[in-house]
Context: one part of a larger RNA
RNA sequence: UUGGGCGUAAAGCGCGUGUAGGCGGCUUUGCAAGUCGGGUGUGAAAGCCCUCAGCUCAACUGAGGAAGGGCGCCCGAAACUGCAUGGCUUGAGUACCAGAGAGGAUGGCGGAAUUCCCGAAGUAGAGGUGAAAUUCGUAGAUAUCGGGAGGAACACCGGUGGCGAAGGCGGCCGUCUGGAUGGAUACUGACGCUGAGACGCGAAAGCGUGGGUAGCAAACAGGAUUAGAUACCCUGGUAGUCCACGCCGUAAACGAUGAGAACUAGGUGUUGUGGGUGUUGACCCCCGCGGUGCCGUAGCUAACGCAUUAAGUUCUCCGCCUGGGAAGUACGGCCGCAAGGCUAAAACUC
Numbered sequence: 001u002u003g004g005g006c007g008u009a010a011a012g013c014g015c016g017u018g019u020a021g022g023c024g025g026c027u028u029u030g031c032a033a034g035u036c037g038g039g040u041g042u043g044a045a046a047g048c049c050c051u052c053a054g055c056u057c058a059a060c061u062g063a064g065g066a067a068g069g070g071c072g073c074c075c076g077a078a079a080c081u082g083c084a085u086g087g088c089u090u091g092a093g094u095a096c097c098a099g100a101g102a103g104g105a106u107g108g109c110g111g112a113a114u115u116c117c118c119g120a121a122g123u124a125g126a127g128g129u130g131a132a133a134u135u136c137g138u139a140g141a142u143a144u145c146g147g148g149a150g151g152a153a154c155a156c157c158g159g160u161g162g163c164g165a166a167g168g169c170g171g172c173c174g175u176c177u178g179g180a181u182g183g184a185u186a187c188u189g190a191c192g193c194u195g196a197g198a199c200g201c202g203a204a205a206g207c208g209u210g211g212g213u214a215g216c217a218a219a220c221a222g223g224a225u226u227a228g229a230u231a232c233c234c235u236g237g238u239a240g241u242c243c244a245c246g247c248c249g250u251a252a253a254c255g256a257u258g259a260g261a262a263c264u265a266g267g268u269g270u271u272g273u274g275g276g277u278g279u280u281g282a283c284c285c286c287c288g289c290g291g292u293g294c295c296g297u298a299g300c301u302a303a304c305g306c307a308u309u310a311a312g313u314u315c316u317c318c319g320c321c322u323g324g325g326a327a328g329u330a331c332g333g334c335c336g337c338a339a340g341g342c343u344a345a346a347a348c349u350c
Base pairs, nucleotide, nucleotide: 003322004321005320006319007304008303012318014201015200016199017198021194022193023192025088026087027086029084030083031082033081034080035077036076037075038074039073040072041071042070049065050064051063052062053061054060091191092188093187094186095185096183097182098181103177104176105175106174107173108172109171110154115149116148117147118146119145120144125136126135162169163168206247207246208245209244210243211242215241216240220236221235222234223233258317259316260315261314262313263312266295267294268293269292270291271290272289273288274287275286276285299306300305323350324349325348332343333342334341335340
């Protein structure tokens, strides 16, 4: 609980598809539910208000009148909302052309590097640190060269560059596939926006089954450091990291900023693309559309800052907040193999 708010004070669901619902462009005609006007009925008494009266006054009381949100019925109006009907093209969409992109899925291929194995050659150290030691090495290590195996990740290009709804996506080639943008016409004719529930997607870690394992590395072991050192440093090292399928459903899932639409100075960089001047060779310069950055006016803001990618000015719809702790906990319910997740209090206390 009227309200006021949600970038950083409490508060935008992690993201999408979409049901109900809410809201919805320009215009014709009709209806009259909402709406508006008039009439009428109801709106008990008491009370409030007005006038008069009774207690010596007043409070109090009595009489009369007026008012009264709302509701019913009748008549009328037709601007707005609604319903019905016809039309329109600017919202939305479809077709066509063009190019951009780490968008997704899947198959194949490549080189550098690390590790291991084999061979060659070679000798006493190597490694590591602040300094050391654990460790490796005369059973030949490290350093060097040649060959091989295997797994994971793709230097340079690389960029406040690009793509995606978000999570996220980066070697090369092929196959399948989603979306967005620019351009010129044609077509559909409001087909739109949002979205409670619902459904789907969703980093990392974690879980299940099977595989794989080069490097890295929780746990663990050892060496150091230290008063101690269950750490920081060092030597090892298992889950895991990788693949397939199935779960989990969380995050500083962040722009800590929900989605859509309209309006409101500019300047400058970059990316995709169209047009023009010009040379006609790429550029350069001017104008436009879509993205992505920086600076900045008005305005906003508690300030910081935001500022056509708004946190400005407005509208529509959804979500959320309402002092701190107890607590994102208990209980209950739903979900999960588990870990746990979602929903979500109170006593008490300041």
Molecule: small-subunit ribosomal RNA, central domain
Organism: soil metagenome